About this RNA:
Large-subunit ribosomal RNA, domain II from an Erysipelotrichaceae bacterium, 680 nucleotides, folded computationally. The full RNA is in RNAcentral, with records from ENA. It matches the Rfam family "Bacterial large subunit ribosomal RNA". Gene Ontology terms of the family: ribosome and structural constituent of ribosome. Taxonomically the source falls in Erysipelotrichaceae (Bacteria, Bacillati, Bacillota, Erysipelotrichia).
Context: one part of a larger RNA
């Protein structure tokens, strides 16, 4: 891992509650116990529930309490209960099953290990050479010196022994701590044998929370014990009807609960209340708009108050002001916490005629309280987020099918079943790949289409405005582009052309006191402007369609699904066709309603969850005077029957039990629980 078996809403209580059934009924019913067969049944009326309530109570009573009250108000008076059974739920119990870490009690452990006690044992060999001593020297005597002797030491080197610093190997090991090679101590606080002592709220500890039998921040065994688990996992046959929620309030509450909301089932009753549509009437202050209020904020005019300067200075003052800027007037603005105004929707009341079939009340049973995305209106954030928080609608959740290449939340559309029938939706119609290489008119040249901004550009199509133009425009070419004058100033210089000021006059067809290049300054080259040549359009502004540049990323083309496309791209108009589980057709099944004689109409996606109807397993009772060695159960095969769970028939195998019908009772259905046991 697979296969097989086992494996989870049970049982008790006369505790409560609801529905249904049955008996009796203003009543209903017995409990223990006794008799009896450990029965049925009979007896047993204690007790319980109901038939009356109100009050704290005395008490009164269809009333009563409060109260001074005959008032008012509260609770009652008006509709049957009770016993048993079955079913749904609640409570108390382990209470659907498995699962803690832990807490407490009583015991067992120091054969491992820690410390201690008692009594024994062990430490090759080599080295060093303390104190003391002896002899000699030395001294007044000592001290002291030398040699020899001596044999101290948590002394030295190093086996046994004890340890465990480094590294490889080993890591389902040879080993639940080892092997190998090095390494530390090795007469000591040494090592070790045997016997003993200390016990878990404890011991022991040269102290590491270490050790106390491979277990230690509190040992192990059994018991309390099925501890508790608002947590995780699991929870076993079928079909039919309906079908949620992820919200509010409260919560030592936030991943849990309670009540309400939303679901389902049953009952009820009325003037059919509900929903949609239309009309009429209301309340309101949002969007927008506005500036009349409250604030913000810009310009102009006005110019109070204050400042400054001057005049005057005895007081009083006066004048000016490129300062400040109130007020008022004019113009133009802004606001969630501004409003002189003010919609659409929504809400609400009444009415109407159509559609639809709900709405409400009571009772049983729930589940839900982590929501997600999308559109719209907002807060927050950075007018970030697949962010977060509200409101509102949709979808997903609990929804399959078609489209979007693929793609819970987008678009279309809600799957009762069958069909080798038809029509459409979204989206499509060159090939992959079903259907137009369709029709008409334009646009695009960028593979734009088939990713992006500020910004940039004689890309190209369409519209508008305006200037010049056969009295010759625009562009090109030829020629001119002068004089006063080198204008004045400045400057080393400044001559059209560093800079400042002014910018005239003349000759002219025309020519600036000069548009650019240039020089140290001049010079020189151009331009404006003019004539000629040429011969028909040309310049500028603006609105708009489609394109261009801006444009660099990580596995591989890789930003059309691909091929490929100049339409098979874009825009406008049109006609066909394809295209879904939508709609239609034909047939079948079921639910509900109405008619009931066939039927008709509507409905039948579905998680949590509610309700209904069934299949199968084991056993019991009764029946079949059932089946069976002429072959039971079980197993294997099989083209049969049933809407499903399932049920037959036949053949083989097997070798002794089994079925059908109607009731009843449950150890009643397995794929999951890192499930348990066995097998392979």
């Nucleotide at each position: 891992a697979c296969c097989g078996g086992c494996g989870a809403g049970u049982u008790a209580c006369u505790u409560c509650u609801u529905a249904c059934g049955u008996g009796c009924a203003a009543g209903g019913u017995u409990a223990a116990g006794u008799g009896g067969a450990c029965g049925a049944c009979a007896c047993g009326g204690a007790g319980c529930c109901g038939a009356a309530g109100c009050g704290a109570a005395a008490g009164c009573g269809a009333g009563u309490c409060u109260g001074a009250a005959u008032a008012g108000g509260g609770c009652g008076u008006u509709g049957a209960g009770u016993a048993c059974g079955u079913a749904g739920g609640a409570g108390u119990a382990g209470a659907c099953c498995c699962g803690a870490a832990g807490c407490g009690g009583u015991g067992u452990g120091a054969u491992c290990u820690a410390a201690c006690c008692a009594u024994g044992a062990c430490c090759a060999g080599g080295u060093u050479g303390a104190a003391g001593g002896u002899u000699g020297g030395g001294u007044g005597a000592a001290a002291c010196c030398a040699a020899c002797u001596g044999g101290a030491g948590g002394a030295c080197c190093g086996a046994a022994c004890c340890g465990a610093c480094c590294a490889u190997c080993g890591u389902u090991g040879a080993a639940a701590a080892g092997c190998u090679g090095g390494c530390g101590g090795a007469u000591g606080a040494g090592u070790u044998g045997u016997g003993g002592u200390u016990a878990g709220c404890g011991g022991u500890g040269a102290a590491a929370u270490a050790c106390c039998a491979a277990u230690c921040g509190a040992a192990c065994a059994c018991c309390g014990c099925u501890a508790u688990a608002g947590c995780u996992g699991g929870u076993u046959c079928u079909c039919c009807c309906c079908g949620a929620a992820a919200u509010a309030g409260c919560u030592u509450u936030a991943g849990g609960g309670c009540u309400a909301g939303c679901g389902u089932c049953g009952a009820g009753g009325u003037u059919g209340a509900g929903u949609c549509u239309u009309c009429u009437g209301g309340a309101g202050g949002u969007a927008g708009a506005g500036c009349a209020c409250u604030g913000a904020a810009u310009c102009c005019a006005u110019g109070a108050u204050g400042g400054c300067a001057c005049c005057a200075u005895c007081u009083a003052g006066g004048u000016g002001u490129a300062c400040u800027g109130a007020u008022u007037g004019g113009a133009a603005u802004c606001a969630a916490a501004c409003u002189c105004c003010g919609a659409a929707u929504g809400c609400u009341a009444g009415a109407a005629u159509g559609a639809u079939a709900u709405a409400c009340u009571c009772g049983g049973c729930a589940g839900u309280c982590a929501g997600a995305c999308a559109g719209u209106g907002g807060g927050u954030g950075a007018u970030a987020a697949g962010g977060u928080c509200c409101a509102u609608u949709g979808u997903c959740g609990a929804a399959a099918g078609g489209g979007a290449a693929a793609c819970a939340g987008c678009c279309c559309a809600g799957a009762u079943c069958a069909c080798c029938a038809g029509u459409u939706a979204a989206g499509g119609u060159c090939c992959c790949a079903a259907a137009a290489u369709c029709u008409a008119u334009g646009c695009u040249a960028a593979g734009u289409g088939g990713a992006a901004a500020a910004g940039g550009a004689u890309g190209u199509g369409g519209g508008g405005a305006u200037g010049c133009u056969c009295a010759g425009a625009c562009a090109g070419c030829u020629a001119g582009g002068a004089g006063g004058u080198u204008g004045g100033c400045u400057u080393a210089g400044a001559a059209g052309c560093a800079g400042c000021c002014a910018u005239c006059c003349u000759u002219u067809a025309a020519a600036g006191a000069g548009u650019g290049c240039g020089u140290a300054a001049c010079a020189g080259c151009c331009c404006a402007c003019u004539a000629g040549u040429c011969g028909a359009g040309u310049g500028c502004c603006u609105c708009u369609g489609c394109g261009c540049c801006g444009a660099a990323a990580a596995u591989g083309u890789a930003c059309c699904g691909g091929g490929g496309c100049u339409a098979a791209g874009c825009a406008u108009a049109g006609u066909a066709c394809c295209g879904a589980a939508a709609c239609u057709g034909u047939g079948g099944c079921a639910a509900u309603a109405c008619a009931u004689u066939u039927g008709u109409a509507u409905u039948g996606g579905g998680u949590a969850g509610g309700g209904g109807a069934g299949c199968g397993u084991u056993c019991u009772a009764u029946a079949c005077a059932g089946c069976a060695u002429u072959g039971a159960a079980g197993c294997u095969a099989u083209a049969c029957c049933g809407u499903a769970a399932g049920g037959a028939g036949u053949a083989g195998u097997g070798g002794a039990g089994c079925g059908u019908a109607u009731a009843g009772a449950a150890g009643u259905g397995a794929g999951a629980a890192u499930g348990c046991c066995g097998g392979u």